[in-house]
Context: one part of a larger RNA
Molecule: small-subunit ribosomal RNA, central domain
Organism: uncultured bacterium
RNA sequence: UUGGGCGUAAAGAGCUCGUAGGUGGUUUUGUAAGUCAGGUGUGAAAGCCCCGAGCUUAACUCGGGAAGUGCACUUGAAACUGCUUAACUUGAGUACGGAAGAGGUGAGUGGAAUUCCUGGUGUAGUGGUGAAAUACGUAGAUAUCAGGAGGAACAUCGGUGGCGAAGGCGGCUCACUGGUCCAGUACUGACACUGAGGAGCGAAAGCAUGGGGAUCAAACAGGAUUAGAUACCCUGGUAGUCCAUGCCGUAAACGAUGGAUACUUGUUGUUGGUGGUAUUGACCCCAUCAGUGACGAAGCUAACGCGUUAAGUAUCCCGCCUGGGAAGUACGGUCGCAAGAUUAAAACUC
Numbered sequence: 001u002u003g004g005g006c007g008u009a010a011a012g013a014g015c016u017c018g019u020a021g022g023u024g025g026u027u028u029u030g031u032a033a034g035u036c037a038g039g040u041g042u043g044a045a046a047g048c049c050c051c052g053a054g055c056u057u058a059a060c061u062c063g064g065g066a067a068g069u070g071c072a073c074u075u076g077a078a079a080c081u082g083c084u085u086a087a088c089u090u091g092a093g094u095a096c097g098g099a100a101g102a103g104g105u106g107a108g109u110g111g112a113a114u115u116c117c118u119g120g121u122g123u124a125g126u127g128g129u130g131a132a133a134u135a136c137g138u139a140g141a142u143a144u145c146a147g148g149a150g151g152a153a154c155a156u157c158g159g160u161g162g163c164g165a166a167g168g169c170g171g172c173u174c175a176c177u178g179g180u181c182c183a184g185u186a187c188u189g190a191c192a193c194u195g196a197g198g199a200g201c202g203a204a205a206g207c208a209u210g211g212g213g214a215u216c217a218a219a220c221a222g223g224a225u226u227a228g229a230u231a232c233c234c235u236g237g238u239a240g241u242c243c244a245u246g247c248c249g250u251a252a253a254c255g256a257u258g259g260a261u262a263c264u265u266g267u268u269g270u271u272g273g274u275g276g277u278a279u280u281g282a283c284c285c286c287a288u289c290a291g292u293g294a295c296g297a298a299g300c301u302a303a304c305g306c307g308u309u310a311a312g313u314a315u316c317c318c319g320c321c322u323g324g325g326a327a328g329u330a331c332g333g334u335c336g337c338a339a340g341a342u343u344a345a346a347a348c349u350c
Stems, first nucleotide, its partner, number of pairs: 003322004007304002012318001014201004021194003025088003030083002033081002035077008049065006091191001092188005097182003103177007110154001115149007125136002162169002206247006216240001220236004258317006266295011299306002323350003332343004
């Protein structure tokens, strides 16, 4: 609980699409549901309020009035909201012309490096650390040269650079494919915003089946360290890391900041366009649109800070919070192969 809030104090769903619903641009016609005005009826009595009266007064009682913000019917108004009629182009969208990009999926392919194998040269160490040891090595290691195998990742370029709704995306080539930006014409004519439920996507780890297995590496083994050392350090090393298909559905999924629209001084970088100026031309310079950074007017904020990419000024829609612990737990439901996820209390206690 009709309040106040949600960057950091409790609180923005991980993200998108979208149903119902809520909200919605400009002009015009009608209507009269909402709205506004008048009238009638009703709104029991008692009580409250006002005036008066009766008990010596008061309390109390009695008479009258007012009020009763409501409901129904009725008469009217037509600005606003709704519905309706006809139109409009600024919101939204479509077509045409350009532009940038690690956006996605599939296939092919390249070089460096690690490891392993084979052969050559070569000999006693190598490796590792704070120091060592375990470990490897005379059955020839390390080093070096040549050849081969295989898997994974793509140095430099590389950038508070780019793309994507988010998760995320980085060698090169090809095929298919999504979105965005800019310039101006033409067209549609409010087709819009948000979005309970719902659907889809969703790092890593984990799970299932089948492959693959170079590196790294939970678990594990050994060596050290230490009082101990189930660790930190070292030598090994299995799941896993990779691929296909299917699950899982969570993260400090963060900008710890939901989406949309409008308005509000500026300075300076950078990315992609366009126009102008200039020029042989590319630059430079000026303007403008879309992104991405830094600093900062006003304003806001408890402060830190935010500040046209707002946490400023407003409107619309959704989600969420309501003292700490118990607890994101129990029980129940739903989902999952499982792990668990999701929804979500109370007793008690301070």